[in-house]
């Protein structure tokens, strides 16, 4: 160089036929239990949804282009 398959919370990913509020698990913080910590409970905070730019009333979701990871092939 080509092709694929991916990028959404601090990680690990889900997201349906485009449809209004964007989500789990762990992790982080209080608070409850406990002498104590661990465990377990309960409650919080934490997204430019890779960048731009297009279509639509409406876009994580469609369509261009760019960037970065991964495998493949030369």
């Nucleotide at each position: 160089g080509g092709a694929a398959a991916g990028g959404u919370a601090g990680c690990u990913c889900a997201g349906c036929u485009g449809g209004u509020u964007a989500g789990a698990g762990c992790a982080c913080g209080a608070c409850a239990c406990u002498c104590a910590u661990a465990a377990u409970g309960u409650c919080g905070g934490g997204g430019u949804c890779g960048a731009g730019g297009g279509u639509u009333c409406g876009a994580g979701u469609c369509c261009c282009u760019c960037c970065c990871u991964u495998u493949c092939c030369a």